[in-house]
RNA sequence: CACUGACAAAGCCAAACCUUCCGCGAGGGGGGGACGGAAAGUCACGGAUCUUCCCCGAGAAGAUGGCCGGGCCGCCAGG
Repeated sequence: CACUGACAAAGCCAAACCUUCCGCGAGGGGGGGACGGAAAGUCACGGAUCUUCCCCGAGAAGAUGGCCGGGCCGCCAGG
């Protein structure tokens, strides 16, 4: 450095749900809470899904990284 991820170790994140705040909305922030996760760290580039505007449509704007792909960074250990 690449690959791999257990019977390890130190830890980390945090679904649903509850509560509160923000948003037209999808959804997001804080607190509680754990379904799970070897990148459930990060980036909306491609796809997908969802929302809004318009609406015959076409299109535009947004959301989701814990939907998939991909880029970048990273702990420990093993062969």

Model confidence (mean pLDDT): 83 of 100.
The RNA shown here (c-di-GMP-I riboswitch aptamer) has 79 nucleotides and comes from Geothermobacter hydrogeniphilus.
NCBI's taxonomy places the organism under Bacteria, Pseudomonadati, Desulfuromonadia, Desulfuromonadales, Geothermobacter.
It was read from a public genome assembly, where an Rfam model found it.